[in-house]
RNA sequence: GGGGCCGUAGCUCAGCUGGGAGAGCAAUUGGUUCGCAAUCAAUAGGUCGCGAGUUCGAAUCUCGUCGGCUCCA
Numbered sequence: 001g002g003g004g005c006c007g008u009a010g011c012u013c014a015g016c017u018g019g020g021a022g023a024g025c026a027a028u029u030g031g032u033u034c035g036c037a038a039u040c041a042a043u044a045g046g047u048c049g050c051g052a053g054u055u056c057g058a059a060u061c062u063c064g065u066c067g068g069c070u071c072c073a
Stems, first nucleotide, its partner, number of pairs: 001072007010025004019056001027043005049065005
């Protein structure tokens, strides 16, 4: 320098034939307990790496760019 994959909640990730942003764990509150743990219920938490384009509509398609892993030189 070139190719491929990945970037979504505090963490691990799903969602990729364009239309509701989600799960588990963690956090907070409440129930059960004398209390803790465990368990049950509820709540909060996201500029979908960043910028632009296409479209009525983009996490999803296109281009650029940044970071990580990997292959070739």